This is a predicted structure of a 72-nucleotide RNA (transfer RNA) from Patescibacteria group bacterium UBA1875. It matches the Rfam family "tRNA".

C1' cells in the first nucleotide's frame, strides 16, 4: 500500500433490522459465631467515531480509527 477478522457493562462474550442480555467481578441483603462457599437484590452501556440506508440500526451500507492476522 492492498486483503481478511475484531471493537458491545469493570472483564470474558452473546445478541446479524423491533426493549441492549449472560457469566464473572462489584455494592447491598440472607445464611453462619466470623471468613470462605451458597442464595436473593441492586447498580453499572452515548453498542469504536462519523455519515448514509429504514417508519425503526449493536445489526444493513460507506470513510475514518485501534488492535489482531495475511500477501507484496
Nucleotide at each position: 500500500u492492498c486483503c481478511c477478522g475484531a471493537g458491545u457493562a469493570g472483564c470474558u462474550c452473546a445478541g446479524c433490522g423491533g426493549c441492549a442480555g449472560a457469566g464473572c467481578a462489584a455494592a447491598c441483603g440472607g445464611c453462619u459465631g466470623u471468613u470462605a462457599a451458597c442464595c436473593g437484590u441492586u447498580a453499572g452501556g452515548u453498542c469504536g467515531u462519523c455519515g448514509g440506508u429504514u417508519c425503526g440500526a449493536a445489526u444493513c451500507c460507506g470513510a475514518c480509527c485501534u488492535c489482531g492476522g495475511g500477501a507484496g